[in-house]
RNA sequence: GAAGAGUUUGAUCCUGGCUCAGGAUGAACGCUAGCGGCACGCUUCAUACAUGCAAGUCGAGGGGCAGCAUAAAGUACUUGUACUUUGAUGGCGACCGGCGAACGGGUGCGUAACGCGUAUGCAACUUACCUUUUACUAGAGAAUAGCCAAGAGAAAUUUUGAUUAAUGCUCUAUACACUUCUUAACUCACAUGAGUUUUUAAGAAAAGCUCCGGCGGUAAAAGAUGGGCAUGCGUCCUAUUAGCUUGUAGGUGAGGUAACGGCUCACCUAAGCUCCGAUAGGUAGGGGUCCUGAGAGGGAGAUCCCCCACACUGGUACUGAGACACGGACCAGACUUCUACGGAAGGCAGCAGUAAGGAAUAUUGGACAAUGGAGGAAACUCUGAUCCAGCGAUGCCGCGUGAAGGAAGACUGCCCUAUGGGUUGUAAACUUCUUUUAUACAGGAAGAAACCUUUCCACGUGUGGAAAGCUGACGGUACUGUAAGAAUAAGGAUCGGCUAACUCCGUGCCAGCAGCCGCGGUAAUACGGAGGAUCCAAGCGUUAUCCGGAAUUAUUGGGUUUAAAGGGUCCGCAGGCUGUUUGUUAAGUCAGGGGUGAAAUCCUACCGCUCAACGGUAGAACUGCCUUUGAUACUGACAAACUUGAGUUAUUGUGAAGUAGUUAGAAUGUGUAGUGUAGCGGUGAAAUGCAUAGAUAUUACACAGAAUACCAAUUGCGAAGGCAGAUUACUAACAAUUAACUGACGCUGAGGGACGAAAGCGUGGGUAGCGAACAGGAUUAGAUACCCUGGUAGUCCACGCCGUAAACGAUGGUCACUAGCUGUUCGAUGUACAUUGGUACAUUGAGUGGCUAAGCGAAAGUGAUAAGUGACCCACCUGGGGAGUACGCUCGCAAGAGUGAAACUCAAAGGAAUUGACGGGGGCCCGCACAAGCGGUGGAGCAUGUGGUUUAAUUCGAUGAUACGCGAGGAACCUUACCAGGACUUAAAUGUAAGUUGCAUGAUUCAGAAAUGGAUCUUUCUUCGGACUACUUACAAGGUGCUGCAUGGUUGUCGUCAGCUCGUGCCGUGAGGUGUCAGGUUAAGUCCUAUAACGAGCGCAACCCCUAUCGUUAGUUGCCAGCGGGUCAUGCCGGGAACUCUAAUGAAACUGCCAGUGCAAACUGUGAGGAAGGUGGGGAUGACGUCAAAUCAUCACGGCCCUUAUGUCCUGGGCUACACACGUGCUACAAUGGUAGGUACAGAGAGCAGCCAAUGCGCGAGCAUGAGCAAAUCUAUAAAACCUAUCUCAGUUCGGAUCGGAGUCUGCAACUCGACUCCGUGAAGCUGGAAUCGCUAGUAAUCGGAUAUCAGCAAUGAUCCGGUGAAUACGUUCCCGGGCCUUGUACACACCGCCCGUCAAGCCAUGGAAGCUGGGGGUACCUAAAGUCGGUCACCGAAAGGAGCCGCCUAGGGUAAAAUCGAUAACUAGGGCUAAGUCGUAACAAGGUAGCCGUACCGGAAGGUGCGGCUGGAACACCUCCUUU
Repeated sequence: GAAGAGUUUGAUCCUGGCUCAGGAUGAACGCUAGCGGCACGCUUCAUACAUGCAAGUCGAGGGGCAGCAUAAAGUACUUGUACUUUGAUGGCGACCGGCGAACGGGUGCGUAACGCGUAUGCAACUUACCUUUUACUAGAGAAUAGCCAAGAGAAAUUUUGAUUAAUGCUCUAUACACUUCUUAACUCACAUGAGUUUUUAAGAAAAGCUCCGGCGGUAAAAGAUGGGCAUGCGUCCUAUUAGCUUGUAGGUGAGGUAACGGCUCACCUAAGCUCCGAUAGGUAGGGGUCCUGAGAGGGAGAUCCCCCACACUGGUACUGAGACACGGACCAGACUUCUACGGAAGGCAGCAGUAAGGAAUAUUGGACAAUGGAGGAAACUCUGAUCCAGCGAUGCCGCGUGAAGGAAGACUGCCCUAUGGGUUGUAAACUUCUUUUAUACAGGAAGAAACCUUUCCACGUGUGGAAAGCUGACGGUACUGUAAGAAUAAGGAUCGGCUAACUCCGUGCCAGCAGCCGCGGUAAUACGGAGGAUCCAAGCGUUAUCCGGAAUUAUUGGGUUUAAAGGGUCCGCAGGCUGUUUGUUAAGUCAGGGGUGAAAUCCUACCGCUCAACGGUAGAACUGCCUUUGAUACUGACAAACUUGAGUUAUUGUGAAGUAGUUAGAAUGUGUAGUGUAGCGGUGAAAUGCAUAGAUAUUACACAGAAUACCAAUUGCGAAGGCAGAUUACUAACAAUUAACUGACGCUGAGGGACGAAAGCGUGGGUAGCGAACAGGAUUAGAUACCCUGGUAGUCCACGCCGUAAACGAUGGUCACUAGCUGUUCGAUGUACAUUGGUACAUUGAGUGGCUAAGCGAAAGUGAUAAGUGACCCACCUGGGGAGUACGCUCGCAAGAGUGAAACUCAAAGGAAUUGACGGGGGCCCGCACAAGCGGUGGAGCAUGUGGUUUAAUUCGAUGAUACGCGAGGAACCUUACCAGGACUUAAAUGUAAGUUGCAUGAUUCAGAAAUGGAUCUUUCUUCGGACUACUUACAAGGUGCUGCAUGGUUGUCGUCAGCUCGUGCCGUGAGGUGUCAGGUUAAGUCCUAUAACGAGCGCAACCCCUAUCGUUAGUUGCCAGCGGGUCAUGCCGGGAACUCUAAUGAAACUGCCAGUGCAAACUGUGAGGAAGGUGGGGAUGACGUCAAAUCAUCACGGCCCUUAUGUCCUGGGCUACACACGUGCUACAAUGGUAGGUACAGAGAGCAGCCAAUGCGCGAGCAUGAGCAAAUCUAUAAAACCUAUCUCAGUUCGGAUCGGAGUCUGCAACUCGACUCCGUGAAGCUGGAAUCGCUAGUAAUCGGAUAUCAGCAAUGAUCCGGUGAAUACGUUCCCGGGCCUUGUACACACCGCCCGUCAAGCCAUGGAAGCUGGGGGUACCUAAAGUCGGUCACCGAAAGGAGCCGCCUAGGGUAAAAUCGAUAACUAGGGCUAAGUCGUAACAAGGUAGCCGUACCGGAAGGUGCGGCUGGAACACCUCCUUU
């Protein structure tokens, strides 16, 4: 001393980005704020600056003395004052002179540099003041400022004259040591050299003051300090910057400098730097350090310290020890100020301060008390350095806002399961205690020790020591004490997950939130408010930036088959790496020593502020650099040797290896000739096309070009691309074998070079077939396609370009190692058998395939041909899109290739696997699904429902299958929900409380459409407590109003389909799988066998009901065989209990038996038996779930809405409308029929406000009278059928609509709007297009009957009942639906999915662009200030020298042409984003023409087509190989 989380999916694992939690800041903003300590405070405009201050000092250098003070003298006078004089004194403005001003302070423009850091060197240098040592300090001279006088000017400033001093200046002297020249010797060394001694000649110095102590001055040497120069190493980004340089590189000589040096100049040479990144462009002060991090790293360079650079911009020198000088000078430029317009002045990036800019950063403060600095002998003066104070929560640290007790768990608030709790909450109130802080008052520091003064001591005018005295800006501050009293003091953010903390109300995809995921469309823990909670706390949040998390640039510590990523292949320079043995060396490496690594910082220990922050002392550390001594395993260097890596030779083989020739046959086309006649060709079907001018077909001959059937294969060869008839020549390669030779000669390989499919380009040929473009024909809504007929480039050859592909094993090269099995190609050896060439087996080498262990991998997979384990080298990747695009550059004839961004935008994009769903994928199976049949619908008329339309209203709902004769099993009123009109407002019902009352009801009558209202008559009971009724008031209502997408319940459908799951175990990282799969079988996940599964549950089946047979029991209302009675006749009667029947209970059927097949399950059988045979037939019964399926109008219910109305009552109307469209039905179109007459046979159900016999009347509907029956008792003609007659194929004796007339019945009432009857009328319709429905046996078809609802009925509907009663099923290719298995998928809201491109609209950023405009840098030419240097000099000067003039260089200015970087722009191009725009449907399934890559052409668009390639294509068939047997 090292933590993770959210987010791609239906779910999973992985890859991968985005986001969050942490720390930090010279910060800013929002809300809030009690105190103190310590720090810090223009990050932006190196923008401009008003005002004040920031560098002076020395009279002990000098001449002097304006001002001040003292003294003296004088004058005027009022004893004191005023004036004058005297430099006499203290002192001193200005001036000369000395020292300082080069420090201190500020800023970060420039600078990518020896600038900085570090380590060295200077034998190539300098250093004022300071220290030490030695020597000297002699003589002379000329000026000048000031002062004085006179001027110029607005001012700044300045001119002239006279005169004067010095530690100012000059000359002379002296000088061993200094410099130069000369001579000799010695020593040392690292190349030039250095040192010591000796010798000759020449040259160079000074200043005085004084209290007489000294302080100064000059020369030289040494030290210290500071500086200068040189060198090694380190020091940002861009290669879309690859070449740069002419004083450039070096030499000789000279000049210059303190000093080396191209530093400068003359001459000579032609070099120097650079892929280990020169040059160019961009950015930037560097370091100590600071932040972060486990560390390695990454980021930063505020405050403090060191170095550098700069001082308005640019240049220049002067002075000086030191400057090319922040508060100096000159020049140029820009700007500002003053001006009398002639000229002048200025430089806050010093401290304060102002303006501006900006999100943003302080006082025009105090003091030299301390520390430090300058001058001075000192006192002292100066010091915006510094020390302090002020302002600012800017940061760090500390303290406080009270503590203890206190439950009736108070009131309020809020919430809830709703009147009872919970929470706020020991919180408050209340009791007791404390007083930090704040307030008031009082006391009150340390920081101070020196200098200096006085005294004393030792030496002695001074120095040293001791003691005392003097000195505080901060500041009456810190601190201490006293007083009173809980008194003076809490907020901010958050509460969906990450992430600690939850409820209510409001809002209703609005308002808004949001770091990511995301929240909000009427029940929001996500918005806003409230209550509550959580986290921090004088702060809390937000924003910005940096590090971390991020192993997300991976040295520590990543990857590249499919996720992003292996170069198309090979050769090869540099570079990197490199076999065995020995020796030497010691560069790397390792160990010890020395120097350095400033201080501060960090860490540790101790100490000081009450603690801490902060500070002090010490230690450690500073992982570095230099140097030295040693070690020698490894790496390196050198030397020597070796053979196993590599290579050479030899021998034997191999192959579609390459290049250039020669040559062969088949096919195709064309031409000629013959035969021959009407079509050929082509397609899903056609047409275009060819053909009577003779095609196609066929025969013969000739010609042309291109490609090479069979062999042929997971075959072979080649570096890759690629290579295929035969043969010749030339060239290369590979393998094996055994020896010989060389002796590490090797591997890889950035740049570089060569090769490199197809398409394409250039020139010239060639052109049979094929065939982009193009034309025509089809298809289609369209068809710029798929299909067809033609057809140009091209395809072929030669030469030259291009340089790309899914150039793929999507897998770089080389070497070594790590279990096996089995094919095949080319060799070698051996054995066996055969001998014309051989075959088989074993071992072995090199290739090429398959399967598999371990291992690896996210998985799929891979697995000695590694994707395993290691080594070396190269290439490449770092979210998706924008984009392989733009710009730039290189290459190319062009097409284009190579290199290759950004703005902007998204939170994903992606890989593998899983479960589903889907497929115009596959396999198996089932179903009236098709087929085989029968009958319908669709055509007609009518009925009924729906849509539409209409209407005041045509109430509402149901809308593919799964709405439409459905809710409705019955709308004239009612129903009724709709419309019009008229009315009512606690109402239609009930209850409670209070009050009042005696009614209510009924009858008559009036108004009215009625509801309703008015009038008259009638009018309680009582045990007197009250009961009952009515009215009034209050509280509870009512709603077919909305939401079926808030719900319950109910229902439809998939589907009576065979499925849906669980426990344990096992497999898989996981989602998941297994079980449930496989082989059989079944109606069935039914059963059997096999089996990492073993069991179980919901479904299936069975259990229930009806029906088919029989038995038993029972025998009325049902039955009647036998017996008896009776009638024209009838179970009518006695009786019977046999039969039928009724209705209760049993039996029976189970593949039980037989035969065959089969392991079994089971299947087959006109098998037996049986009433029934393989579920006997029918019903009820509906798994997990799907469709936000239907229903708020059956009912119930949350929420919302209405309340003199969306409630309630009444009358009338409407739900019945009618150009039309659809569904479901009825009746028909007729002879298997119609009509008329006759005859027969059911079952089930219903019935008292009912069914109604019988009789009478009426043609009839019906009416009247009237038995029976609350039912096995009474009521109702069954019809088709059968018999007979007639009609004779026609709009009819079919058909019955429509209409006219007359009636019946129900009902308050048949007008809108009932049913039925009779008479008359007699429409369409002659079997129905495309299409479509039902049905597999007592079924279809056909025939009638009954019931519910109901006054009646629009019923032809619905639900039941029986009568008659078929046909067909070969079979599963196809249509539809479903089940199982498998496969593909870019779908998961699941194919009604997903999704591509143009066009149109809005917004955004970007590219191009005629132009317009700006910046920085360079080049050439012209001009050129100040100034150094050089030259000259007739002027000045005694001289030194100076003025002047000339020359070189140069800042700046001007001109010119180009390059480069921006900003802008008419127009233009593509890109991105944006709930519901247009056109198509390219991709995902075989995506409906498999897709994709490269290239070329074409097209509104996706795209299409040609050529070559890939599988990252499905399905089927075959071959080969492998595994198992």